[in-house]
Context: one part of a larger RNA
RNA sequence: GGAUGAACGCUGGCGGCGUGCCUAACACAUGCAAGUCGAACGCACCUUCGGGUGAGUGGCAGACGGGUGAGUAACACAUAGGUAACUUGCCCCUAAGUCUGGGAUAACAGUCUGAAAAGGCUGCUAAUACCGGAUAAUCUCCUUCUUACAUAAGUAUAGAGGAGGAAAGUUUUUUCGCUUAGGGAUAGGCCUAUGUCUGAUUAGUUUGUUGGUGGGGUAAUGGCCUACCAAGACUACGAUCAGUAGCUGGUCUGAGAGGAUGAUCAGCCACACUGGAACUGAGACACGGUCCAGACUCCUACGGGAGGCAGCAGUGGGGAAUAUUGCGCAAUGGGCGAAAGCCUGACGCAGCGACUCCGCGUGAGUGAUGACGCCUUUAGGGGUGUAAAGCUCUUUCAGCAGGGAAGAUAAUGACGGUACCUGCAGAAGAAGUCACGGCUAAUUACGUGCCAGCAGCCGCGGUAAUACGUAAGUGGCAAGCGUUAUCC
Numbered sequence: 001g002g003a004u005g006a007a008c009g010c011u012g013g014c015g016g017c018g019u020g021c022c023u024a025a026c027a028c029a030u031g032c033a034a035g036u037c038g039a040a041c042g043c044a045c046c047u048u049c050g051g052g053u054g055a056g057u058g059g060c061a062g063a064c065g066g067g068u069g070a071g072u073a074a075c076a077c078a079u080a081g082g083u084a085a086c087u088u089g090c091c092c093c094u095a096a097g098u099c100u101g102g103g104a105u106a107a108c109a110g111u112c113u114g115a116a117a118a119g120g121c122u123g124c125u126a127a128u129a130c131c132g133g134a135u136a137a138u139c140u141c142c143u144u145c146u147u148a149c150a151u152a153a154g155u156a157u158a159g160a161g162g163a164g165g166a167a168a169g170u171u172u173u174u175u176c177g178c179u180u181a182g183g184g185a186u187a188g189g190c191c192u193a194u195g196u197c198u199g200a201u202u203a204g205u206u207u208g209u210u211g212g213u214g215g216g217g218u219a220a221u222g223g224c225c226u227a228c229c230a231a232g233a234c235u236a237c238g239a240u241c242a243g244u245a246g247c248u249g250g251u252c253u254g255a256g257a258g259g260a261u262g263a264u265c266a267g268c269c270a271c272a273c274u275g276g277a278a279c280u281g282a283g284a285c286a287c288g289g290u291c292c293a294g295a296c297u298c299c300u301a302c303g304g305g306a307g308g309c310a311g312c313a314g315u316g317g318g319g320a321a322u323a324u325u326g327c328g329c330a331a332u333g334g335g336c337g338a339a340a341g342c343c344u345g346a347c348g349c350a351g352c353g354a355c356u357c358c359g360c361g362u363g364a365g366u367g368a369u370g371a372c373g374c375c376u377u378u379a380g381g382g383g384u385g386u387a388a389a390g391c392u393c394u395u396u397c398a399g400c401a402g403g404g405a406a407g408a409u410a411a412u413g414a415c416g417g418u419a420c421c422u423g424c425a426g427a428a429g430a431a432g433u434c435a436c437g438g439c440u441a442a443u444u445a446c447g448u449g450c451c452a453g454c455a456g457c458c459g460c461g462g463u464a465a466u467a468c469g470u471a472a473g474u475g476g477c478a479a480g481c482g483u484u485a486u487c488c
Stems, first nucleotide, its partner, number of pairs: 001488004006484005013360004018355001019353002021318001026316003030313003035060003040057002043054004067271003076196008086188002091184008099133004108123006139164006147156003169176001197243003204234003209231008246268004250261004273294005296307004324350001326349003332346001333344004363393004373384004397429001399424005407415001432477005437458003443472005453460002
């Protein structure tokens, strides 16, 4: 000098783009943040007989979106590859099919238990819920054979034989679905190479450990798991241990090399009160799902129950320090639905904060050998100073009044009577802060008297202090200025 998610002191007019718990991954009152479908189904109620409402069964979604950075030094991330070892709901394309049966169950009714949360028994009923049978291949498995590719196991195509396994209907009557197979797209899983902080005052570490065989498991490779066998595997090119830490694109600085850093935005990862576990599903070992254990809080009729803001607001606490319990689904995007539409604290906006950056204003011209006041003086004067007053003008911004958008395509605008335009009035409402010994631009007077104090370094102060305090003046920057902290 530059920089900051800054804080503190003094001060503070306007606007725009941004940005705002860096500390306690501390605890949380309250509200909202994930629903939707009657064009899958039965029931109850209402009805203007068109239809609608409610809980329930069922489907899809809830694995996205949003938050946080605790853990993690590792295939977590980055770059480059591999998968002949894999999966992929919804979407697109292609081909074929959608035949025939069955038994339940919630809701409901009755009854019982319980303070509640909730639950038991009996009876009735439907489905795109559940379960049989048929048919079927370029699907799967077994046997066999040929060719091509690849070469480490293998892969693909064509052929033969055998075995196995699908489906669901609905509606305004032409849609929307359902099943199987192949391909695509998208999204993932796994593997490899290289790179990724500090410590040797951590030198040895390891027994599923390293490898093999058989088996299991997975979508899939693999000690992933298991039985047996062998005794290996890593390590001064730093294993192991300990400490610290989410990684990256980037950001700051620097001529660069490099150093520091990882807020906002974007990609990946991990986590969801703490620990563990699986279920469902195309996808989770699942923030606002389930189960178990624990700590904490709440309710209780003491038998038992309920909860999880690291979602958006908000509260307490911690702290130098960080915002509204706002408006709207109008736009963009997402979920469901054939659609109308419903939901959406994602998002779009508004509010608060000079927190950052940028822009603008606080007036312009003229005006005296120069008022008053104040300061100073060698008492003559000098400074403040064209500064003021006065005169002549202008009206940005703010104010008041009128008009008034784009953003939306037929309709639909939270923002918002906003931006913007026009008119009106009047210099009117709008300047501070730090420094002035040297470094370093800018000095005098008074007070104080090694006191009070200053200070980044050198150093000032003990009676003439340009260094302390005040005043006047001057210099710097300016809606900011200065200090502190941190990085280069």

Predicted 3D model of a 488-nucleotide part of an RNA (small-subunit ribosomal RNA, 5' domain) from a bacterium.
The prediction has a mean pLDDT of 87.